[in-house]
Context: one part of a larger RNA
Molecule: large-subunit ribosomal RNA, domain VI
Organism: wastewater metagenome
RNA sequence: CGUUAGAAGUUUGAGCGGAGUUGACUCUAGUACGAGAGGACCGUGUUGAACAAACCUCUGGUGUAUCAGUUGUACCGCCAGGUGCACCGCUGAGUAGCUAUGUUUGGAAGAGAUAAGCACUGAAAGCAUAUAAGUGCGAAACUCGCCGCGAGAUGAGACUUCUUUUAAGGGUCGUUGGAGAUGACGACGUUGAUAGGCUACAGGUGUAAAGGCAGUAAUGUCAUAGCCGAGUAGUACUAAUUACCCGUAGAUU
Numbered sequence: 001c002g003u004u005a006g007a008a009g010u011u012u013g014a015g016c017g018g019a020g021u022u023g024a025c026u027c028u029a030g031u032a033c034g035a036g037a038g039g040a041c042c043g044u045g046u047u048g049a050a051c052a053a054a055c056c057u058c059u060g061g062u063g064u065a066u067c068a069g070u071u072g073u074a075c076c077g078c079c080a081g082g083u084g085c086a087c088c089g090c091u092g093a094g095u096a097g098c099u100a101u102g103u104u105u106g107g108a109a110g111a112g113a114u115a116a117g118c119a120c121u122g123a124a125a126g127c128a129u130a131u132a133a134g135u136g137c138g139a140a141a142c143u144c145g146c147c148g149c150g151a152g153a154u155g156a157g158a159c160u161u162c163u164u165u166u167a168a169g170g171g172u173c174g175u176u177g178g179a180g181a182u183g184a185c186g187a188c189g190u191u192g193a194u195a196g197g198c199u200a201c202a203g204g205u206g207u208a209a210a211g212g213c214a215g216u217a218a219u220g221u222c223a224u225a226g227c228c229g230a231g232u233a234g235u236a237c238u239a240a241u242u243a244c245c246c247g248u249a250g251a252u253u
Base pairs, nucleotide, nucleotide: 001152005163006162007161008160009159010158011157015149016148017147018146021049022048023047024046025045027043033038051106052105053104054103055102059100060099061098062097066093067092068091069090070089071086072085073084074083075082076081110144111143112142117137118136119135120134169246170245171244172243173189174188175187176186177185194239195238196237197235198234199233200232201231203228204227205226211222212221213220214219
């Protein structure tokens, strides 16, 4: 821009893409078969491999804005206690998120029409013949079925609702997100839990400082402390103010 008024939502599915793999074992059954040796079809169940997708409950990894220990040095006047720098100084742990080696799920079943092949009925040709007319079965291939996209499918579809005029509805702006390079997409904007703060809880670290007590002292203890990023919930304390812009009619008679 189009889809012949303008919007919001829900859809149909022309068409396109993805997937499609396979082992071992149990039972049937040491059965059928076979002199024996050996040893099934059909069918049933279990468990794997590789591949793919989603996810983070578990197991782990990471986690340079979390906690603790600790070395050197500089500084905060000194002690104590801290801060800066040294690869995040080094080391031990680690929430959320992200993640695989972790967890879950998938390939299917089924239907249609067939290939090779196997058949039925059956003439030409009184027989025979699966074929000439007619009919059936038959494969990871084909068409559906499963998953995703999909009406610019210009052949532009359908349904529901709203607006019939300073409209309905969008946008700018702001608070933002499991969304994100930017646009876009989603939530919210006081008729408010959108983000921050605060409170509580979960979770992490591992028992802060100061003081008392014990000990000559290191240290221990009073003490599950103190501190804490992303988590869960509650709470208007802070910020989402005011406002502006776009949008407003075609065809036929």